[in-house]
Molecule: small-subunit ribosomal RNA
Organism: Muribaculaceae bacterium
RNA sequence: ACAACGGAGAGUUUGAUCCUGGCUCAGGAUGAACGCUAGCGACAGGCUUAACACAUGCAAGUCGAGGGGCAGCGGGUAGAUGAGCUUGCUCAUUUAUGCCGGCGACCGGCGCACGGGUGAGUAACACGUAUGCAACCUGCCCGUCUCAGGGGGAUAAUCGUCGGAAACGGCGUCUAAUACCCCGUAUGAAGCUGGACGGCAUCGUCUGGUUUUGAAAGAAUAUCGGAGACGGAUGGGCAUGCGGCGCAUUAGCUGGUUGGCGGGGUAACGGCCCACCAAGGCAACGAUGCGUAGGGGUUCUGAGAGGAAGGUCCCCCACACUGGUACUGAGACACGGACCAGACUCCUACGGGAGGCAGCAGUGAGGAAUAUUGGUCAAUGGGCGAGAGCCUGAACCAGCCAAGUCGCGUGAGGGAGUACUGCCCUAUGGGUUGUAAACCUCUUUUGUCGGGGAGCAAAAGCCGGACGUGUCCGUCUGUGAGAGUACCCGAAGAAAAAGCAUCGGCUAACUCCGUGCCAGCAGCCGCGGUAAUACGGAGGAUGCGAGCGUUAUCCGGAUUUAUUGGGUUUAAAGGGUGCGCAGGCGGAUUUUUAAGUCAGCGGUCAAAUCGUGGGGCUCAACCCCAUCCAGCCGUUGAAACUGGGGAUCUAGAGUGUGCGAGAGGUAUGCGGAAUGCGUGGUGUAGCGGUGAAAUGCAUAGAUAUCACGCAGAACCCCGAUUGCGAAGGCAGCAUACCGGUGCACAACUGACGCUCAGGCACGAAAGCGUGGGUAUCGAACAGGAUUAGAUACCCUGGUAGUCCACGCAGUAAACGAUGAAUGCUACCUGUUUGGCCAGAUUGAUGGCUGAGCGGGACAGCGAAAGCGUUAAGCAUUCCACCUGGGGAGUACGCCGGCAACGGUGAAACUCAAAGGAAUUGACGGGGGCCCGCACAAGCGGAGGAACAUGUGGUUUAAUUCGAUGAUACGCGAGGAACCUUACCCGGGCUCAAACGCAUAAUGACGACAGUUGAAAGAUUGUUUCCCUUCGGGGCAUUAUGCGAGGUGCUGCAUGGUUGUCGUCAGCUCGUGCCGUGAGGUGUCGGCUUAAGUGCCAUAACGAGCGCAACCCCUAUCGACAGUUGCUAACGAGUAGAGUCGAGGACUCUGUCGAGACUGCCGGCGCAAGCUGUGAGGAAGGCGGGGAUGACGUCAAAUCAGCACGGCCCUUACGUCCGGGGCGACACACGUGUUACAAUGGCAGGGACAGCGGGAAGCCACCAAGCGAUUGGGCGCGGAACCCGAAACCCUGUCUCAGUUCGGAUUGGAGUCUGCAACUCGACUCCAUGAAGCUGGAUUCGCUAGUAAUCGCGCAUCAGCCAUGGCGCGGUGAAUACGUUCCCGGGCCUUGUACACACCGCCCGUCAAGCCAUGGGAGUCGGGAGUGCCUGAAGUUCGUGACCGUAUAGGAGCGACCUAGGGCAAGACUGAUGACUGGGGCUAAGUCGUAACAAGGUAGCCGUACCGGAAGGUGCGGCUGGAACACCUCCUUU
Repeated sequence: ACAACGGAGAGUUUGAUCCUGGCUCAGGAUGAACGCUAGCGACAGGCUUAACACAUGCAAGUCGAGGGGCAGCGGGUAGAUGAGCUUGCUCAUUUAUGCCGGCGACCGGCGCACGGGUGAGUAACACGUAUGCAACCUGCCCGUCUCAGGGGGAUAAUCGUCGGAAACGGCGUCUAAUACCCCGUAUGAAGCUGGACGGCAUCGUCUGGUUUUGAAAGAAUAUCGGAGACGGAUGGGCAUGCGGCGCAUUAGCUGGUUGGCGGGGUAACGGCCCACCAAGGCAACGAUGCGUAGGGGUUCUGAGAGGAAGGUCCCCCACACUGGUACUGAGACACGGACCAGACUCCUACGGGAGGCAGCAGUGAGGAAUAUUGGUCAAUGGGCGAGAGCCUGAACCAGCCAAGUCGCGUGAGGGAGUACUGCCCUAUGGGUUGUAAACCUCUUUUGUCGGGGAGCAAAAGCCGGACGUGUCCGUCUGUGAGAGUACCCGAAGAAAAAGCAUCGGCUAACUCCGUGCCAGCAGCCGCGGUAAUACGGAGGAUGCGAGCGUUAUCCGGAUUUAUUGGGUUUAAAGGGUGCGCAGGCGGAUUUUUAAGUCAGCGGUCAAAUCGUGGGGCUCAACCCCAUCCAGCCGUUGAAACUGGGGAUCUAGAGUGUGCGAGAGGUAUGCGGAAUGCGUGGUGUAGCGGUGAAAUGCAUAGAUAUCACGCAGAACCCCGAUUGCGAAGGCAGCAUACCGGUGCACAACUGACGCUCAGGCACGAAAGCGUGGGUAUCGAACAGGAUUAGAUACCCUGGUAGUCCACGCAGUAAACGAUGAAUGCUACCUGUUUGGCCAGAUUGAUGGCUGAGCGGGACAGCGAAAGCGUUAAGCAUUCCACCUGGGGAGUACGCCGGCAACGGUGAAACUCAAAGGAAUUGACGGGGGCCCGCACAAGCGGAGGAACAUGUGGUUUAAUUCGAUGAUACGCGAGGAACCUUACCCGGGCUCAAACGCAUAAUGACGACAGUUGAAAGAUUGUUUCCCUUCGGGGCAUUAUGCGAGGUGCUGCAUGGUUGUCGUCAGCUCGUGCCGUGAGGUGUCGGCUUAAGUGCCAUAACGAGCGCAACCCCUAUCGACAGUUGCUAACGAGUAGAGUCGAGGACUCUGUCGAGACUGCCGGCGCAAGCUGUGAGGAAGGCGGGGAUGACGUCAAAUCAGCACGGCCCUUACGUCCGGGGCGACACACGUGUUACAAUGGCAGGGACAGCGGGAAGCCACCAAGCGAUUGGGCGCGGAACCCGAAACCCUGUCUCAGUUCGGAUUGGAGUCUGCAACUCGACUCCAUGAAGCUGGAUUCGCUAGUAAUCGCGCAUCAGCCAUGGCGCGGUGAAUACGUUCCCGGGCCUUGUACACACCGCCCGUCAAGCCAUGGGAGUCGGGAGUGCCUGAAGUUCGUGACCGUAUAGGAGCGACCUAGGGCAAGACUGAUGACUGGGGCUAAGUCGUAACAAGGUAGCCGUACCGGAAGGUGCGGCUGGAACACCUCCUUU
């Protein structure tokens, strides 16, 4: 440059990812229907269902210029009668007359075979396309040539008559023709026979002779018609190639069948039909059968290739109530013709008749659904006619319908303080509806009214003219259904004109209210269980718009059937293996051919449609013009490639010769060990078996052991990622026979090859048949165990079987889950077996080169895992197979089998997934490493008793509420007699118990004293405000209004706080790198640590939150400071005492510092670090204790601490008061206290703390009381005063008992607090003196100043139910071998069908409901075929005694064929069916636990047996099994 105009995805499997794969959506389309809505026009369209039935009207006639005629109409003529009267004219009636115009019916001609409808049938030469007819016809039309001479007899109508209800018909008489017949002539045709030419086999064409045979019509007068022949055109007929459909669960079909000869028939070929002869013909390239269906041009969709469709328009076909038949004709086997049969409808006088809307309207029916019983022949077209013309539901128009496409409108501009309403919100306010409205100005399409007003009309006809005598020209006449329509002009006036669907994602568009897994939505995913953008309504928004949605169907998206353009190791998918016919594909060179292929030219490919370019309706849709082609056919060429033919070659393949390895096969023989049995010996009490046992065997002598014998089966070591074989498979040794294969040589053949549907053969184990054999093992079975059960796992037995021979069967996880063959594409390494070379010839060894068997890896491939010269890489050829999961490898059918069963192999229905690989977790009755009072070793408890306290349960008017495994239960509560208090009963209040604001009123409120009441409260009396500029203000009360109040609900709407995993060592990020990705790496590995603590290593390098440290207490020391503390020295002083002066030394108090870091030494170690009777040190390896709790988990706890969203109550679910309850009590559990006693109790005596607290307080001291306590009373807001330590020590006593243990319970008497101790306080004294003698299964705490034990203090608090909680000090142990086990946790790894994460998932029977389906004694149909009987109409043939002017012909009769009918036996197919089989889906049913982890017996496959069920067991196989060990290999050193 030419050319081309053209290709989008999304949702949904998962915790997440990639892939496979289905489902669904967005688009376009429709002869549509339904819902809501609706102004106009143009153009197209309108029974898809019942080819169901049809009332009524119309849809095919025409020609008088073919004819006889004249019923009816008009005219004329003639006559008659009447009327008017201008007395010969007019009118009327009537008769005659075909005389004229014309014309019903009739004869005749042409048409009726076109046009119009429908799609039932048809899978076919029906259609499309291309050819052929030397095998044909063709009316009307055109051309050429020729002809039209002579004659004849009928017949319809009419008329008469007869029959019949009718339809219709019989008989008789007359008559015409362009009706019919005969003769003559004729170029034709047929037969015979010459000649010439040609071709396509039979033959064709032309031209002669001869025999036979065949014509005609007139009417009217410029013409039209008639006959023959030839030719053309048009229309048909026939034949053939190619093309377009589903099922093989339809595999064989066929008797006129296939062909021939000869006839018949036809326009013509032909088994089209017939006689005879032959035995053929079709079929896996799909015959036959069944099902479905008119075909094409085209239409829709699609980037295209394709897929789907065939309505309107055009072409072809078929059909016309159903079936059959012919007649006429140029043409029909005839939609509005005939005959017959059948079904149906109608008429009938019951004897008979009539009919066919799938023509146009219309009706009923069916249905989701489809229009007017309209106008006109004006145009176009058709028939007839000389023409005028007639006919034409063809056609042209109009009507109805948003049913489609296109176009137009429903107004335009201005108009904000962005009004009001509505709706929403974070609500004094803002947003939105919204320039929207109102209002102002303007316009007037469409509609309405008035006026004007087309084109479609050209012809034809008459007349005239011209010439080429049937054409043209001219004048004149006259023609419009649509329609007064389109269009134009004018007028008034925004006037009369907007809806529908959607708004969770896909998919544009969001809020409120209602509802509460209900009602409902939903195309898929999915919404709805009280805060729903998903339901319903509203407001708003989005999309489209006179339409919008829904439904149905088709294509697309879907590369999801893949030619373009897919796959098969693990997702669905390689046949179990080989041989091999057909088929497909095929080495090198050369030559030829031209089938495929390519090119030029020609024919065809109808029109319309589509595309392109123009044009016309105002635009567009629509219409018009021009142009455009794949295909098929022909022809001429080309010859590279494929194919065909010929020739040659050796690289593929095969043969030969030599050498080699081998568990290759079959048959026969032999061998030893083991096992069992038998016999004998020795020998004695058990053996055997298991987790433990038992069954079993054994004193009639087992087991054990020795010797001998017998039997059957299998072959230890070698032995191996070894070898062989096609696969299955093959293993002691030997022999025989047979097969395959490798290497070397390069002698021979010369493409002989590869693959392979069907076919044939082989084919583990189990199984089957017959006959043997039977040692072992061992389904079934029996017994014993185990167990909730145990039809199992374990044990003891044991039959089929396991073995052999012959036959069947034909399947396996028959696997490398990987078809066969060929070529190409880095390496490294092991091994088996050949050859060559080097190594000195032999040998170890090395190199090279073949054929096998393995491992690792590059490129590449792959979804990944992985594969990787033995491909899953790159290519070629052939075969097999797949297309979502389930139903189901099932049912039915067929084939095979003795059976078991195998092969082939669906559908209904149902789900939105099913699946592969990998990732992160979690989990495992997987593994490794490690930790923890986790176990173990110890000490003390709990579980038994009584009591205290909390909980459950029960009770109650109420026993308020919450907390419920660990992580609730002496918990919220660190104080329930009233209060608290939330609960119950009763009595009150309703601006309310409190507070704020506004308004108004009052001057009070309060105090005191009464009445009433259970109190709250109600009520009476007395007394009683402040400031002031006099306006008022402050304060208080009351009233009204507004804000209240709620321990009511939701902790699953929340904040905050808390528990737990867990003080466990983890949890993450940035950048980089790896991976398609989820994700990984870092964070793994080795060592180490309490620790992801650190070191080393390292595609990682760093960082953060955690760990540690920093903080507090404690252990040592120092410095500073000394009062209320301390007291060594000095002094004073006391009965005694830091009591006093004084001192800062000490203790102590307090503030600030020091100190500990594996720093030093030895050992080990690369280091980090570990270790030690180490040193030093108060303390040693984190010194002890505390505070501190990562990312997160448990929808953990709390709406009753508090806060808070939403909901709910408002004379009550608010609030006040009195009383009651929270304290109940057959019972159960948790946490504690006290005990059961002598390590003790009791009595007496004696000693030593720390933390803390104290004013409505702690209280010294004194007094009273046995005591609780009371009455006085000093000190102290506290290093000053107060708050009594006990265990312990000493002495005495008790002496093992329900006690001098134990103290519950009960009685009595008191004290204290408080308004008040009845329900329901604590304490004291006296008396009483229960259970209990160390606690079953089980279980808790604790590793050092710990456990145990002893007391003390504090909070709350009037008091106290405290034995609880939080602290404090005193006394003060034992034990840890160790990590196998239990529990919890961390890291790494492994498996997984789990991800709500094992408290997971999940299988099967049974029971219930629903659904579709198989079988089923049968029952009822349907279409098709077969056999037999019968057989209308009709053609043909025969006959023809009857008719017939009679040699013609016909009636009649017969024969063949046949629609239909009947009978019979089957096949196919549908519906239904008692009962029955399995399947699917359902709510939280029942029984078990099969599978997923080593799923607790690894699982699975085939097979056999057994069992409620999953399933179990036997035999063989597989890894798609975990763990452990070993071997081999690879990498590095």